The RNA shown here (SAM riboswitch aptamer (S box leader)) has 115 nucleotides and comes from Virgibacillus alimentarius.
The model forms 97% of the base pairs in the Rfam consensus.
Its Rfam family is "SAM riboswitch aptamer (S box leader)". About the family: The SAM riboswitch is found upstream of a number of genes which code for proteins involved in methionine or cysteine biosynthesis in Gram-positive bacteria.
The sequence was found by an Rfam model in a public genome assembly.
Taxonomically the source falls in Virgibacillus (Bacteria, Bacillati, Bacillota, Bacillaceae).
[in-house]
RNA sequence: AACUUAUCCAGAGUGGCUGAGGGAUCUGGCCCUAUGAAGCCCGGCAACCUGUUUUAAUUAAAUGCAAGGUGCCAAUUCCAGCAAAUCGCGUUUCAAGCGUUUUGGAAGAUAAGGU
Numbered sequence: 001a002a003c004u005u006a007u008c009c010a011g012a013g014u015g016g017c018u019g020a021g022g023g024a025u026c027u028g029g030c031c032c033u034a035u036g037a038a039g040c041c042c043g044g045c046a047a048c049c050u051g052u053u054u055u056a057a058u059u060a061a062a063u064g065c066a067a068g069g070u071g072c073c074a075a076u077u078c079c080a081g082c083a084a085a086u087c088g089c090g091u092u093u094c095a096a097g098c099g100u101u102u103u104g105g106a107a108g109a110u111a112a113g114g115u
Base pairs, nucleotide, nucleotide: 001115003113004112005111006110007109008108013042015041016040017039021032022031023030026081027080028079029078043073044072045071048069049068050067051065052064054062055061077107082104083103084102085101087099088098089097
């Protein structure tokens, strides 16, 4: 780096340093931010892997712990973008177009695995 599998509506700070941007990318929207962004440190959350407790005891599965490896700590992955369905507006009718809701996909993130 690509691939496979799983997960992504829960959770996590009135701390310290620093000082201007940030919410992955592009477009549109909507937000956060000198009452301090990003980053670093401390702290915390969670339980994917290792480890370990209990049930079971062959495997598997379930359950707790949180020592180790990661991860994460505004808003659902902040929302939409592509497709299908749905309802509404629109129209004399049909349509275009706009919007609602649901599902799927794409893209992305994280873990684990083998290449």